A computed fold for a 96-nucleotide RNA from a soil metagenome, annotated as SAM riboswitch aptamer (S box leader). Rfam family: SAM riboswitch aptamer (S box leader). Its family is annotated with regulation of gene expression in the Gene Ontology. RNAcentral holds the sequence, with entries from MGnify.
[in-house]
RNA sequence: UUAUCAAGAGUGGCUGAGGGAACGGCCCUAUGACGCCUGCCAACCUACCCCACGGGGGAAAGGUGGAAAAUCCGGCAGACCAAGUCUGAGAGAUAA
Numbered sequence: 001u002u003a004u005c006a007a008g009a010g011u012g013g014c015u016g017a018g019g020g021a022a023c024g025g026c027c028c029u030a031u032g033a034c035g036c037c038u039g040c041c042a043a044c045c046u047a048c049c050c051c052a053c054g055g056g057g058g059a060a061a062g063g064u065g066g067a068a069a070a071u072c073c074g075g076c077a078g079a080c081c082a083a084g085u086c087u088g089a090g091a092g093a094u095a096a
Base pairs, nucleotide, nucleotide: 001096002095003094004093005092010038012037013036014035018028019027020026023074024073025072040066041065044063045062048057049056050055071091076088077087078086079085080084
């Protein structure tokens, strides 16, 4: 910089008190959090096949990533009277 972020993913083993980015909420957690192992999910890169070279298909061995709740929700701006809902921005995450 570009793309994506409402889908999907264990009744396993070890460990033992925290975790959900920060803040404000609201939650998860000894019926076991976080983490590690293992299995799993997805298919960004990639193997491979086709091609009019623009692209199309495509396995999951490899490089990453993911597995409570929409990126858990909110803050900023806008639309609809309000509540509330929606859209976008910002911030964040991931890949190339």